About this RNA
The RNA shown here (c-di-GMP-I-GGC riboswitch aptamer) has 89 nucleotides and comes from a Deltaproteobacteria bacterium. Taxonomically the source falls in Myxococcia (Bacteria, Pseudomonadati, Myxococcota). Rfam family: c-di-GMP-I-GGC riboswitch aptamer. The literature on the family includes a 2009 paper in Nat Struct Mol Biol by Smith et al., "Structural basis of ligand binding by a c-di-GMP riboswitch". Gene Ontology term of the family: cyclic-di-GMP binding.

[in-house]
């Protein structure tokens, strides 16, 4: 330097129970570990997920559909910023 090791120090924590928030997707604080080498961060591309009320577009049997606004996820993949450890070689 950094391929990431049957190493080590530390570090996150899924599913599932449980308290709060939210309509919801989900968030969050407790326990609790399947699992991460960025499981650190930023919604910037795509993807997949919600959207009760309200607003705007389209259809429409006037019931309700679909889209757009709004929104969740970075543990769905890509891309920015950052970074711990650390044999061998």
């Nucleotide at each position: 330097u950094a391929a990431g090791a049957u190493a080590a120090a530390g570090c996150c924590a899924a599913a599932c129970c449980u308290g709060c928030c939210g309509u919801g997707a989900g968030g969050u604080g407790g326990g609790g570990a399947c699992g991460g080498a960025a499981a650190g961060u930023c919604a910037c591309g795509g993807g997949u997920c919600u959207u009760a009320u309200c607003u705007u577009c389209a259809a429409u049997u006037c019931c309700u559909u679909c889209a757009a606004g709004a929104g969740a996820u970075c543990g769905c993949c890509g891309g920015g910023c950052u970074g711990c450890c650390a044999g061998a070689a």